The part of an RNA shown here (small-subunit ribosomal RNA, central domain) has 349 nucleotides and comes from Neodangemannia microcystis. RNAcentral holds the full RNA, with entries from ENA and SILVA. Its mean pLDDT, the model's own confidence on a scale to 100, is 87. NCBI's taxonomy places the organism under Eukaryota, core chlorophytes, Ulvophyceae, Oltmannsiellopsidaceae, Neodangemannia. It matches the Rfam family "Bacterial small subunit ribosomal RNA". Its family is annotated with ribosome and structural constituent of ribosome in the Gene Ontology. A source record names the gene rrs.
Context: one part of a larger RNA
C1' cells in the first nucleotide's frame, strides 16, 4: 500500500472553533476537462501465441496471421462529475414573537455547624478504641448560657430531572453575558458538512509571587498492634485544599463508543415548548426538541445494541496492525521545574 477493523479482544484525539484539502441540494442552458463510442498513427527485430511448412520425430529453424492494451492526433455522444451562465428553496443562516435552564463573570448580602476568643453556671473528668495508651483537664477542662472573631462549605428542595463543546455547574438577589428549544414563514439563496496543520478551553495533584489559613489533612511526631509495622486504628500536625495573577496540560479526561446527514416497528415514563378538543386548572390527542427505559427487524464472537443505534447507507477526519522490551532509549520541541508532545530498535517468547 491492500485488505480488514476501532462499545468490552489492538485502536476514536479530553473538548470545541476552524486554514489548506476532501465531499456536497433543486431546476433550465452552454461547454467538452474528466467520461463514453468509432476511426487513423505508433509501440523494431527476436522471444510468447495461432495456422501452415523443413530436417526420419522431437528440440530446432521457416514462412504468415491475429488479439487485447498503452501513448499522441482526428471525428462524434453530452446521462453522471468538473467549468461558465441564469433562476429556485426544501440545506443553512438572519430577522421577528415568546419559553425553560446549578450556562459564565462579577459584586453584595444570609443562616445552620465547626473552630478558637471573652465572661457567667458548675465540677472531676473529658477524649479515644477490638482493647487501650500518647493527649487534654484542679494554672478550672469536658458540658451548658449569654457574646464575639474568623474562614470554608451551602441541609431540606433534590430527581432515573436541568444547563453546558468537554472539563464542570446548586444558598439569596443583582448587574453584564452565551448558546439551545418553540412558533409563524418576513429576508438572503447553497452561503454546507468534515477538518492535516494551527488556535482556544480544559478536572483533581503540582509549581511561581502575593494574601489567607475554621475544618479537613500528603510529609512528620508520638501511642498502640505486630515476629517486625517506614502500614491498617488512634492523638497531634506541616504543605495542599481557600483568594488573585501567572504556568503547567494531564485523567478510568468513560458513553471505553469522533462529526454530519438521510432512512428503518412499537410501548412506557418524564423535561422544555406549540396546537386542537373542553367553561377551564388538570387531562386527552397532535407534533417539535432532549432525557430514561422495554423490546420487532436488523446487527453482533457473545455480552449486548436496537429512531439517543453497536441498524441500513453517503461524506471527511483521528487511530490499530502479537505479547515483553516501552509509553522506555536517542533526537528535537514545550515547561521554572515537576514533566509533557513526538516515539524507535536489538533483544527475547
Nucleotide at each position: 500500500u491492500u485488505g480488514g477493523g476501532c462499545g468490552u479482544a489492538a485502536a476514536g484525539a479530553g473538548u470545541c472553533u476552524g486554514u489548506a484539502g476532501g465531499c456536497g441540494g433543486u431546476u433550465u442552458u452552454c461547454c467538452a476537462a474528466g467520461u463514453c463510442a468509432a476511426g487513423u498513427g505508433u509501440c523494431a527485430a527476436a522471444g510468447a501465441u495461432c495456422a501452415g511448412g523443413g530436417c526420419u520425430u522431437a528440440a530446432c529453424c521457416c514462412u504468415g496471421g491475429a488479439g487485447c492494451g498503452g501513448c499522441a492526433g482526428u471525428u462524434g455522444a453530452a446521462a453522471c462529475u468538473a467549468g461558465g451562465a441564469a433562476a429556485c428553496u426544501u440545506g443553512a443562516g438572519u430577522a421577528u414573537g415568546g419559553u425553560a435552564g446549578g450556562g459564565g463573570u462579577a459584586a453584595a448580602g444570609g443562616g445552620a455547624a465547626u473552630u478558637c476568643c471573652u465572661g457567667g453556671c458548675g465540677u472531676a473528668a473529658c477524649g479515644g478504641u477490638g482493647a487501650a495508651a500518647u493527649g487534654u483537664g484542679u494554672a478550672g477542662a469536658u458540658u451548658u448560657c449569654a457574646g464575639g472573631a474568623g474562614g470554608a462549605a451551602c441541609a431540606c428542595c433534590g430527581a432515573u430531572a436541568g444547563c453546558g463543546a468537554a472539563a464542570g455547574c446548586a444558598c439569596u438577589u443583582u448587574a453584564c453575558u452565551g448558546g439551545u428549544c418553540c412558533a409563524a414563514a418576513a429576508c438572503u439563496g447553497a452561503c454546507g458538512c468534515u477538518g492535516a496543520g494551527a488556535g482556544a478551553c480544559c478536572a483533581a495533584g503540582g509549581c511561581u509571587a502575593g494574601a489567607g489559613u475554621a475544618g479537613c489533612c500528603a510529609a512528620u511526631a508520638g501511642g498502640a498492634u505486630u515476629a517486625g509495622a517506614u502500614a491498617c486504628c488512634c492523638u497531634a500536625g506541616u504543605a495542599g485544599u481557600u483568594c488573585u495573577a501567572g504556568c503547567a496540560g494531564u485523567a478510568a479526561a468513560c458513553g471505553c463508543u469522533g462529526g454530519a446527514u438521510a432512512c428503518u416497528a412499537a410501548g412506557u415514563a418524564u423535561u422544555g415548548g406549540u396546537a386542537u378538543a373542553u367553561a377551564a386548572u388538570a387531562u386527552a390527542u397532535a407534533u417539535c426538541a432532549g432525557u430514561a427505559u422495554u423490546g420487532a427487524a436488523g446487527c453482533u464472537a457473545a455480552c449486548g445494541c436496537g429512531u439517543u443505534a453497536a441498524g441500513u447507507a453517503u461524506c471527511c477526519c483521528g487511530c490499530c496492525u502479537g505479547g515483553g522490551g516501552a509509553g522506555u532509549a536517542c533526537g528535537c520541541u514545550c515547561g521554572c521545574a515537576a514533566g509533557g508532545g513526538u516515539g524507535a530498535a536489538a533483544c527475547u517468547c